[in-house]
Context: one part of a larger RNA
RNA sequence: GGACGAACGCUGGCGGCGUGCUUAACACAUGCAAGUCGAACGGUAAGGCCCUUCGGGGUACACGAGUGGCGAACGGGUGAGUAACGCGUGAGUAACCUGCCCUUGACUCUGGGACAACAGAUGGAAACGUCUGCUAAUACCGGAUACUCAGCCUUGUGGGCAUCCACAGGGUUGGAAAGCUCCGGCGGUCAAGGAUGGACUCGCGUCCUAUCAGCUAGUUGGUGGGGUAAUGGCCUACCAAGGCGACGACGGGUAGCCGGCCUGAGAGGGCGACCGGCCACAUUGGGACUGAGAUACGGCCCAGACUCCUACGGGAGGCAGCAGUGGGGAAUAUUGCACAAUGGGCGCAAGCCUGAUGCAGCAACGCCGCGUGCGGGAUGACGGCCUUCGGGUUGUAAACCGCUUUCAGCAGGGACGAAGCGCAAGUGACGGUACCUGCAGAAGAAGCACCGGCUAACUACGCGCCAGCAGCCGCGGUAAUACGUAGGGGGCGAGCGUUGUCC
Numbered sequence: 001g002g003a004c005g006a007a008c009g010c011u012g013g014c015g016g017c018g019u020g021c022u023u024a025a026c027a028c029a030u031g032c033a034a035g036u037c038g039a040a041c042g043g044u045a046a047g048g049c050c051c052u053u054c055g056g057g058g059u060a061c062a063c064g065a066g067u068g069g070c071g072a073a074c075g076g077g078u079g080a081g082u083a084a085c086g087c088g089u090g091a092g093u094a095a096c097c098u099g100c101c102c103u104u105g106a107c108u109c110u111g112g113g114a115c116a117a118c119a120g121a122u123g124g125a126a127a128c129g130u131c132u133g134c135u136a137a138u139a140c141c142g143g144a145u146a147c148u149c150a151g152c153c154u155u156g157u158g159g160g161c162a163u164c165c166a167c168a169g170g171g172u173u174g175g176a177a178a179g180c181u182c183c184g185g186c187g188g189u190c191a192a193g194g195a196u197g198g199a200c201u202c203g204c205g206u207c208c209u210a211u212c213a214g215c216u217a218g219u220u221g222g223u224g225g226g227g228u229a230a231u232g233g234c235c236u237a238c239c240a241a242g243g244c245g246a247c248g249a250c251g252g253g254u255a256g257c258c259g260g261c262c263u264g265a266g267a268g269g270g271c272g273a274c275c276g277g278c279c280a281c282a283u284u285g286g287g288a289c290u291g292a293g294a295u296a297c298g299g300c301c302c303a304g305a306c307u308c309c310u311a312c313g314g315g316a317g318g319c320a321g322c323a324g325u326g327g328g329g330a331a332u333a334u335u336g337c338a339c340a341a342u343g344g345g346c347g348c349a350a351g352c353c354u355g356a357u358g359c360a361g362c363a364a365c366g367c368c369g370c371g372u373g374c375g376g377g378a379u380g381a382c383g384g385c386c387u388u389c390g391g392g393u394u395g396u397a398a399a400c401c402g403c404u405u406u407c408a409g410c411a412g413g414g415a416c417g418a419a420g421c422g423c424a425a426g427u428g429a430c431g432g433u434a435c436c437u438g439c440a441g442a443a444g445a446a447g448c449a450c451c452g453g454c455u456a457a458c459u460a461c462g463c464g465c466c467a468g469c470a471g472c473c474g475c476g477g478u479a480a481u482a483c484g485u486a487g488g489g490g491g492c493g494a495g496c497g498u499u500g501u502c503c
Stems, first nucleotide, its partner, number of pairs: 001503004006499005013370006019363002021328001026326003030323003035070003040067002043063002048059004077281003086206008096198002101194008109143004118133006149174011179186002207253003214244003219241008256278004260271004283304005306317004334360001336359003342356001343354004373403004383394004407444001409439005417430001420427002447492002450489002452473003458487005468475002
């Protein structure tokens, strides 16, 4: 000198764009953050409409609860753990999976029995159950068919990378499906391919410490078996005795990694906030279930700590989602608006949901831009300060004259963002915002640190090694340009200084 997610002191006019718990991965009141589909199903709790003998019945433009489907594994948060194939980069899988989507081919035949809802009975303070009876389906279970599919046996051809791979064929065993409809469509099953997403393996790279020198029994390898989508001590039984290490094993400390960011001429050094990719975690520890997919944050079970309810028998909870509260701290915001846009889930769609997102609020926290006026004006006014008492300086500065009106203020007009959707009417949170036009008046808008040298800027008074200053050298003990105040000056300017950290 530059930089910062900064803080502190003094000061503070406006706008745009960003950024905002770095500390206690501390504890959390309250609200919201994941639903949707009646074009899968039985139905009808509430509401609407119609009828009514006032008990109720009908209707379906509608739909609570329930069965069923899809989603809930995305999106959002945090950085605790992790020195590791975690990440980065480059390869491999002849050892793998992939719902929804796209392409192609074939099919969608025929039966059955349940369980919710509901009704009745009943237990419990509640959470939540138990028994009996009825019922539907794209829920569940049989049968049929299926070249290509899977398992086993087998023939041939070609190829490779050791285990092998691809293609063509034969035998045998096994395996599918679901309907709805507004008649336009929407679906279902099998197989092959694609796309996307993932899984695993390997080469190289990836902090400090030797005041850590030896480490290791599933340890290293083999065989059989199990398990997985899949290779593999991943697991297990047996066998062998190996495996790693000064090219730093093992141990200890610290730490999420990267694209990048800061600095620097570069080499390098430091950092990993925001944005993007990957990983890990979700009160602590463990476990599996479901599923195409699970570290399953707003799923389940068990245990621990903590909090809450209780009729004492038993139950409920998890903000490292968005706001917000307490606490910690030098320190970090609103319990806001909207789904209008973008994106996501469901749905044929209309649409519903979406604290993702778009916006608004707060904060000079940062960057950038603008303003606080412009021109004239000497008798160099008054006042202040200094003075050699002549004067000098503040200083064209003010007053005064003329002019302008950015920004802020007031008034009128007033968007783009809207494509889409909808028969149409219509549909914007931001927002009466931006922007445009008009009006009034210099009117509402300047501070901060510094002036001994480094380093740009000097005098007076006060104090008297005191009070104090200080980044270093050093100032202060009676003439201090170094302390305090004033005048003046140099610097930066809605900021200026200080502190901290990095280069």
Predicted 3D model of a 503-nucleotide part of an RNA (small-subunit ribosomal RNA, 5' domain) from an uncultured bacterium. The coordinates come from a structure-prediction model, not an experiment, and the mean pLDDT is 84. The full RNA is in RNAcentral, with records from SILVA.